The RNA shown here (FMN riboswitch aptamer (RFN element)) has 146 nucleotides and comes from Roseateles depolymerans. Its mean pLDDT, the model's own confidence on a scale to 100, is 78. Of the family's consensus pairs, 100% are formed in the model. Rfam family: FMN riboswitch aptamer (RFN element). For this family Rfam cites "Regulation of riboflavin biosynthesis and transport genes in bacteria by transcriptional and translational attenuation" (Vitreschak et al., Nucleic Acids Res, 2002).
[in-house]
């Protein structure tokens, strides 16, 4: 410095106007939001100016997360309630059109789409709830080790 391993801290954003209407941040019209890793031709910093080095660049591209489900085992008022499981098979979404260019689904300009559950006087990416939870993972100690 690579890999491993303890512990610890971190790890989501957004309904504003206006119409229907008893009743809607759920519905219709404008509006707002974008979670980690990977790619990556993007801006930009630094010097020794190179096949350098740092930072930073996809919601819809490839992959993960937490949610549903689904499987086990326990309780039970048989409808569900807790716990546990990711070598658990589903649900886990969505992009095109031009432009440059050797190269772009990632620049650049345009147009389009998508967003778990349960709740709610009315259908919820944006309110409430489970969640002062987990959790892709991110970092720091410190350990082993070549």
């Nucleotide at each position: 410095a690579a890999g491993c391993g303890u512990u610890c801290u971190c790890a989501g954003g957004g309904c504003g106007g206006g119409g229907u209407g008893g009743a809607a941040u759920u519905c219709c019209c404008c509006a707002c939001c974008g979670g980690c890793g990977g790619u990556g031709a993007u801006g930009g910093g630094c010097c020794u100016c190179g096949u350098g080095u740092c930072c930073u660049c996809a919601g819809c591209c490839c992959g993960c997360g937490a949610g549903c489900g689904c499987c086990u085992g326990c309780c039970c008022u048989c409808g569900g309630g807790c716990a546990g499981g990711g070598u658990c098979a589903g649900c886990a979404g969505a992009u095109c059109c031009g432009g440059u260019g050797c190269a772009a689904c990632u620049c650049c300009g345009g147009g389009g789409c998508c967003g778990a559950c349960g709740g709610u006087c009315a259908c919820a990416g944006u309110c409430c709830g489970g969640a002062u939870g987990a959790a892709a993972g991110a970092g720091a100690c410190c350990g082993c080790g070549u």